[in-house]
RNA sequence: UCCCCGCCGAUGCCGAAUCCGCGUGUCGCGCGGAACGGGGGACCCAAGUCGUUUGGGGCUAACUCCGACAUGUUCGGAGAAGAGAGUCGUUCUUCUCCCUCUUAGCCCGUCAGCUAACCUCGUAGGCAAGCGAGAGGACAGUA
Numbered sequence: 001u002c003c004c005c006g007c008c009g010a011u012g013c014c015g016a017a018u019c020c021g022c023g024u025g026u027c028g029c030g031c032g033g034a035a036c037g038g039g040g041g042a043c044c045c046a047a048g049u050c051g052u053u054u055g056g057g058g059c060u061a062a063c064u065c066c067g068a069c070a071u072g073u074u075c076g077g078a079g080a081a082g083a084g085a086g087u088c089g090u091u092c093u094u095c096u097c098c099c100u101c102u103u104a105g106c107c108c109g110u111c112a113g114c115u116a117a118c119c120u121c122g123u124a125g126g127c128a129a130g131c132g133a134g135a136g137g138a139c140a141g142u143a
Base pairs, nucleotide, nucleotide: 011128012127013126014125018034019033020032021031022030023029035123036122037121038120039119040118045113055111056108057107058106059105063079064078065077066076067075068074069072080103081102082101083100084099089139091138092137093136094135095134096133097132098130
């Protein structure tokens, strides 16, 4: 000097997963509210010889097709979908192009189309950068 690990704090990223109040000997947690997100659930519509074990369905971007052979938590390709601390301002945000990366996992339990009222559930977990190019909007600032 550089790299790695651990702890604390800050700033950010994916995600709905945050904030406030009260309580508590334990600082873990419990209760309540707001906010954000998911599911169930009428008329109408859809469905109309179909569906119902080849079960069906939900969360999520996490899907479809083709090829290979070690036939499967595999590899490759195409399409589709999703994410990435930026540029005039340490803000928010839309679109186009380029680059990089992802396409996993989990749940219900024979059952659910849409769906107003209504009912109900969750607020976790995991991480650390594109010191790329443009066109806009909101707000702020300056004159």